[in-house]
Context: one part of a larger RNA
RNA sequence: UUGGGUUUAAAGGGUCCGUAGGCGGGCCGUUAAGUCAGGGGUGAAAGUCUGCGGCUCAACCGUAGAACUGCCCUUGAUACUGGCGGUCUUGAGUCGUAUUGGAGUGGGCGGAAUAUGUAGUGUAGCGGUGAAAUGCAUAGAUAUUACAUAGAACACCGAUCGCGAAGGCAGCUCACUAAGUACGUACUGACGCUGAUGGACGAAAGCGUGGGGAGCGAACGGGAUUAGAUACCCCGGUAGUCCACGCCGUAAACGAUGGACACUAGCUGUGGGGCCCUUCGGGGCCCCGUGGCCAAGCGAAAGUGAUAAGUGUCCCACCUGGGGAGUACGUUCGCAAGAAUGAAACUC
Numbered sequence: 001u002u003g004g005g006u007u008u009a010a011a012g013g014g015u016c017c018g019u020a021g022g023c024g025g026g027c028c029g030u031u032a033a034g035u036c037a038g039g040g041g042u043g044a045a046a047g048u049c050u051g052c053g054g055c056u057c058a059a060c061c062g063u064a065g066a067a068c069u070g071c072c073c074u075u076g077a078u079a080c081u082g083g084c085g086g087u088c089u090u091g092a093g094u095c096g097u098a099u100u101g102g103a104g105u106g107g108g109c110g111g112a113a114u115a116u117g118u119a120g121u122g123u124a125g126c127g128g129u130g131a132a133a134u135g136c137a138u139a140g141a142u143a144u145u146a147c148a149u150a151g152a153a154c155a156c157c158g159a160u161c162g163c164g165a166a167g168g169c170a171g172c173u174c175a176c177u178a179a180g181u182a183c184g185u186a187c188u189g190a191c192g193c194u195g196a197u198g199g200a201c202g203a204a205a206g207c208g209u210g211g212g213g214a215g216c217g218a219a220c221g222g223g224a225u226u227a228g229a230u231a232c233c234c235c236g237g238u239a240g241u242c243c244a245c246g247c248c249g250u251a252a253a254c255g256a257u258g259g260a261c262a263c264u265a266g267c268u269g270u271g272g273g274g275c276c277c278u279u280c281g282g283g284g285c286c287c288c289g290u291g292g293c294c295a296a297g298c299g300a301a302a303g304u305g306a307u308a309a310g311u312g313u314c315c316c317a318c319c320u321g322g323g324g325a326g327u328a329c330g331u332u333c334g335c336a337a338g339a340a341u342g343a344a345a346c347u348c
Base pairs, nucleotide, nucleotide: 003320004319005318006317007302008301012316014201015200016199017198021194022193023192025088026087027086028085029084030083031082033081034080035077036076037075038074039073040072041071042070048066049065050064051063052062053061054060091191092188093187094186095184096183097182098181099180100179103177104176105175106174107173108172109171110154114150115149116148117147118146119145120144121143125136126135162169163168206247207246208245209244210243211242215241216240220236221235222234223233258315259314260313261312262311263310266293267292268291269290270289271288272287273286274285275284276283277282297304298303321348322347323346330341331340332339333338
């Protein structure tokens, strides 16, 4: 390389958009590029294979044939693929109606809790732990009442519940933006799928500038524990956590399972919607989503099983023994931290 693979053994890109490319629905006509058939030309010799022959055999050599799987020209075939033209509606999209959500952005508002301040009541402890101590407190703490201020997060509802491409999203409300689903005797008429390069988004931590800072809290200080204790426990506490703008671009970014389409037994929950029947209690059917259990099948097994890891098609990404190593070097990106790409020697 071919092949075989990628939930857990090595291996699915963090996610989406999309360029080139690859692949692509039904019917009719045309063309004849791919494809197939016939004919012709060429495919040097040596070499290879087969037959026969020459050296006493063989190696070696001679001779005849085949092969040379290819290329070119030409005459045809037209099922499939392609090109061109026409047409269709089921794929895809648009429109209308109905509807859904904790999807996003910006603003306004709310209560509980916490902390702090001021004032009142009140007196000797409070706090903390396995037990303590550090700490706070007669300059009046803790507790309790009233008022004020501040920042952050939104108990209950709340749920294998909803929404989003993923990251993620939860008090209430307003404005704006986007999306999904169902139904329709509406419209376009294959407009589709995937997607190298590229672009956008992308938790937390971290970085830059300016704000903010209640609680929590890396670092740090102290008290304990201990043989020690650079920890676990306790008292403090700075960055940070929050906001705006700009970077970073990584995660067990996980369903450790790429996307799309079609097909393949059932049973049972639940979210959204529609249709039919109804004795108005309810019952049946269908679509989209989200769970559980399982037949067949698949699987090394665990398991999976219409939300496939089944049966197939298309496109992309990735893997190819362990260590060295996600390292070195180079390059690109970044303010930096670092990220991306990514070896070899050697060794087992």

Annotation
Small-subunit ribosomal RNA, central domain from Pareuzebyella sediminis, 348 nucleotides, folded computationally.